The prediction has a mean pLDDT of 78. FMN riboswitch aptamer (RFN element) from Weissella cibaria, 143 nucleotides, folded computationally. The sequence is in RNAcentral, with records from Rfam and Ribocentre. NCBI's taxonomy places the organism under Bacteria, Bacillati, Lactobacillales, Lactobacillaceae, Weissella.
RNA sequence: AUAAAUCUUCGGGGCAGGGUGAAAUUCCCGACCGACGGUGAUGGCGUAUGCCUCAGUCCGUGACCCGGGUUGCGAUUAAGCAAUUCGGUUGAUGCAGUGUGAUUCUGCAACCGACAGUAAAGUCUGGAUGGGAGAAGAUAUCA
Numbered sequence: 001a002u003a004a005a006u007c008u009u010c011g012g013g014g015c016a017g018g019g020u021g022a023a024a025u026u027c028c029c030g031a032c033c034g035a036c037g038g039u040g041a042u043g044g045c046g047u048a049u050g051c052c053u054c055a056g057u058c059c060g061u062g063a064c065c066c067g068g069g070u071u072g073c074g075a076u077u078a079a080g081c082a083a084u085u086c087g088g089u090u091g092a093u094g095c096a097g098u099g100u101g102a103u104u105c106u107g108c109a110a111c112c113g114a115c116a117g118u119a120a121a122g123u124c125u126g127g128a129u130g131g132g133a134g135a136a137g138a139u140a141u142c143a
Base pairs, nucleotide, nucleotide: 001141002140005139006138007137008136009135010134017029018028019027031123032122033113034112035061036060037059038058043052044051045050056111057110065088066087067086068085069084070083071082072081073080093109094108095107096106097105115126116125117124
């Protein structure tokens, strides 16, 4: 230094206070939260090439869910189970200001959040001591 490979570790936050009720962190008032990569006019540092930092609602990714393929188990094509892979589905922002330039800055006002359980859940419990986008490091290789 990093084209490929192997391994290790890490890898999600949140209903205070109150109302109704037999019962609700699920309804109502209100409160709170924002995974990963990219982009980026923010902020900080530096003489400087630069370095660090900056979006829940922009561009993508992941989890959940659905379907197909492959392999193994299933004595057998099958039902089923497991692993793996490919595909599908998958939420939400406006206005004003500044400016050459902003859905990212500033101000204001909005909006969104898998499945199962349960008095109807982004926040409780559960699948999950799971999976995971990815991050860091080691080995290795070359100089």